The RNA shown here (c-di-GMP-I riboswitch aptamer) has 86 nucleotides and comes from Ferrimonas aestuarii. The sequence was found by an Rfam model in a public genome assembly. The source organism's lineage runs through Bacteria, Pseudomonadati, Gammaproteobacteria, Ferrimonadaceae and Ferrimonas.
């Protein structure tokens, strides 16, 4: 150094729910909390899956394809990393 993650240590993270705020929205920011994560550190390359405008199609829900946004707690992907053992 690189690959794995049993058994420990030290210790991170933050689900759902809630209260302020922000955003048409999906959702996002602090708190409170803690379902659970060996990257549940990061990063929208790719595929999902959600969101919101028009357009076309429809009696109306709604469905198609576009464009724009969201999601790294959906997978892959690319990076960076702690302990122990092998």
């Nucleotide at each position: 150094a690189g690959c794995a993650g049993a058994c420990a240590a030290a210790g991170g993270c933050a689900a759902a729910a809630u209260c302020a705020g922000c955003g048409c929205g999906a959702g996002c920011u602090g708190g409170u909390g803690a379902c659970g994560c060996a990257a549940a550190g990061c990063c929208a390359c790719c595929g999902g899956c959600c969101u919101c405008a028009a357009u076309c199609a429809u009696u109306g829900g709604u469905g198609a394809a576009u464009g724009a946004g969201g999601u790294a707690g959906c997978g892959g992907g690319g990076u960076u990393a702690c302990c122990c053992u092998g």

Its mean pLDDT, the model's own confidence on a scale to 100, is 84. Rfam family: c-di-GMP-I riboswitch aptamer. Rfam describes the family as follows. GEMM was predicted in a large-scale screen for bacterial structured RNA regulatory elements.